Background
Small-subunit ribosomal RNA, central domain from a metagenome, 348 nucleotides, folded computationally. The coordinates come from a structure-prediction model, not an experiment, and the mean pLDDT is 88.
Context: one part of a larger RNA
Formats: sequence, structure tokens, C1' cells
RNA sequence: UUGGGCGUAAAGGGUGUGUAGGCGGUUUGAUAAGUUAGAUGUGAAAGCCCAGGGCUUAACCCUGGAAUUGCAUUUAAGACUGUUGAACUUGAAGUUUGGAGAGGUUAGCAGAAUUCCCAGUGUAGAGGUGAAAUUCGUAGAUAUUGGGAAGAAUACCAAUGGCGUAGGCAGCUAACUGGCCAAAACUUGACGCUGAGGCACGAAAGCGUGGGGAGCAAACAGGAUUAGAUACCCUGGUAGUCCACGCCCUAAACGAUGUGCGCUCGCUAUCUGUACGUUUACGUAUGGGUGGCCAAGCUAACGCGAUAAGCGCACCGCCUGGGGAAUACGAUCGCAAGAUUAAAACUC
Repeated sequence: UUGGGCGUAAAGGGUGUGUAGGCGGUUUGAUAAGUUAGAUGUGAAAGCCCAGGGCUUAACCCUGGAAUUGCAUUUAAGACUGUUGAACUUGAAGUUUGGAGAGGUUAGCAGAAUUCCCAGUGUAGAGGUGAAAUUCGUAGAUAUUGGGAAGAAUACCAAUGGCGUAGGCAGCUAACUGGCCAAAACUUGACGCUGAGGCACGAAAGCGUGGGGAGCAAACAGGAUUAGAUACCCUGGUAGUCCACGCCCUAAACGAUGUGCGCUCGCUAUCUGUACGUUUACGUAUGGGUGGCCAAGCUAACGCGAUAAGCGCACCGCCUGGGGAAUACGAUCGCAAGAUUAAAACUC
């Protein structure tokens, strides 16, 4: 390379946007680049292959043919692809009217709880555990009442629920703002799909500068446990967790399942639209989501099964025995930590 694959065996990029590229709906005219057919020229000879012939045979040699799958010129065809003209509406987008939602950003506000401070009541214990001790407390703790401060998170509602491309998003209110869905026509008229690079976003931890610091809590200290205990349990406790700005760019970033489109039995639950009907809270039909169980089919099996891992098409990414190796070297990026890209020797 051909081929075969990527839910769990190796393998789907963390997610989007989009450049080049690849691919591309219906009808019709033109064209003739691709395409198909014919002709001509060329495609050296020798060799290979085929048919004959010559050396007693063979090797070898000679004659003829075939082949040389290519290239160029030319003639023709006009289905398909391309190019171009005209048109269309189903793909796509838009307009209008509605709808649901923890989608995002900013500001303000609220009530529980926790800790601390002040004051009152009150007295000897409180904490904590398997049991204890470290610890706190007669300088008045714990408990309880009143007042105040601070920071962080938002019980119930709550769901097998919703929204978001993914990461993710949850008290309430307001402002700004993104996407999605439905209905009925109307408008544009293929404007589409995918997407190497690029660009943007990207949990937690970590880093820089400045704030903040209630609770929790790596590190650390102490008390226990134990043969030991650099742990599990307990008492403390610093980074951090929070905010602003700037980095980092990784995760079991998972549905371990790339994106888009079409096709292919049913039953059932739920969220959210629309239409119709009525027995007025249900039924029927029809969209868009989220789940469960299954037919056919697929699968090594498990399982998947209209939210496909079924049947097909387009495009991208990735895999090719285990270890060495999520490594070395080099390069790019980063303040650093490190990230990305990515071998070989050797070995089984």
C1' cells in the first nucleotide's frame, strides 16, 4: 500500500466554529475537460509468449506473428461527472405569531445554618470515640436568651425532570444576551454536508498579581490504634477552596459509541408544543426531547435495537502483538509545574 477495523479486545479527536480540500437536490439547453468507441501515427532491436524452420538432439540460432495494457492526432457519441445558461422547491435559511427552560453575563436582595465577638441566665463539666486521649473549661466553658460581624453555600420544591456544542448550569428579582421547538402560509432559490491546518471554548488541581478567608481542608503537629502505622479514627491546622484580572489545557473530558442525511415492526413512561374531539381531565392525531422493554437485523459474546452497535451514503479522526514508552532526543507552547508531537536499541 491493499485489506480489515475503532461500545467492552488496539483504535472516535474534550467540544465547537470554520479555511483549503472532498462530496453534493429536481428539470432542461449548450459544451465536450473527464468518460466510451473507431481510425492513423508512434510505442527501436534483442528478450518474454505463440507458430514454423536450421545445426544428428538440446542449449543456441533464423523467419513470421502476437504483445508492447502507453502517448499524440483525429472522427463520433452525449448517458454519467465536470463547466456554463435558464428554471424549480422537497435540502438550507429567513419573515410572522406563540412556547418551555438551573443556557450565559452583570447588579441588587433574602432566609436557614456555621464560626467568632459583646451582654444576660447558669455551674462543672464539655468534646470526641469501638474504647480513649490529645483539646476546651472555675481567668466561668458546654447549654440557653438577646444583640452584632463575617464568609461561603442555597434545604424543601427536585424528578428516572429541564437547559447547554462540550466542559457544565440550581435561593429570589431586574437588566442585557445566545440557542432550541411548534403553527400556518409567505420570501430567497441549493445559498448545503463534512472539515487537514487555523481560531475559540474547555471540570478539578496548579501558577502569577491584588483582595478575601466563616466552614472544610492536602502539607504539617499532636492523641490513639498497631509488631510497626510516615495510614484508616480523633483534636488542631497552613496552602487551597471564594472574588477580580492573567496563565495552565489536562481528566474514566464516558454514552468508554465522530458529525450530517435517508430508510427499517411494536408496547410503555415522562417533559414540552400544535390540532381536533369530548365524558373537563382525559382521548385521538401530529412535531421536538428524555427513559424503559422488545421484532427483524447486527454482534465473539455481553448486548444494541427509529436517541442503532440495523440497512446505506458523504467527510474527518484514529488502530495494526506485549513490554521498552503517556518514554528519550528534537521541535512548538508555558512564569513554572508541565503539555503537545513522538521514536529506537533491546526483550518476550